A computed fold for a 96-nucleotide RNA from a Bacillota bacterium, annotated as c-di-GMP-I-GGC riboswitch aptamer. The sequence was found by an Rfam model in a public genome assembly.

[in-house]
RNA sequence: AACGAAAAAGGCAAACGUUCCGAAAGGGGCGGACGCAAAGCCACGGGUCUAACGUUAUUGUUGACAACAAUAACCAUGAUAGCCGGGUUGCCGUUC
Numbered sequence: 001a002a003c004g005a006a007a008a009a010g011g012c013a014a015a016c017g018u019u020c021c022g023a024a025a026g027g028g029g030c031g032g033a034c035g036c037a038a039a040g041c042c043a044c045g046g047g048u049c050u051a052a053c054g055u056u057a058u059u060g061u062u063g064a065c066a067a068c069a070a071u072a073a074c075c076a077u078g079a080u081a082g083c084c085g086g087g088u089u090g091c092c093g094u095u096c
Base pairs, nucleotide, nucleotide: 001095002094003093004092011036012035016031017030018029019028020027021026034082040088041087042086044085045084046083047080048079049078052077054074055073056072057071058070059069060068061067
C1' cells in the first nucleotide's frame, strides 16, 4: 500500500418493546439482535425524510380593515454517516 478466504481478541447493534427529548423527521438511555471490517468519527457533494418558522392561496371570525385561527401548496436554517460518494482515524489477519 492492496485485500478480507479462514481464524483469534474484541467491538457495534436493525426491527421491536420501554422511557426521555423534539412540531415532525429523528435522536439519547435501557432491554433486544437483523445485520456490519470501519455499522468509528465528519452533513462537504448527491439522494431521501420532515416542514416548526417563513411565504403564498383559500375559508372563518369583523360592518370593514387589521389581527387571529383552520386548511392547502412551497420552502431547511432540521434529520439521516445502518442510502451513495468523499474526507479522516483505526483492531486482527493475508499478500507485496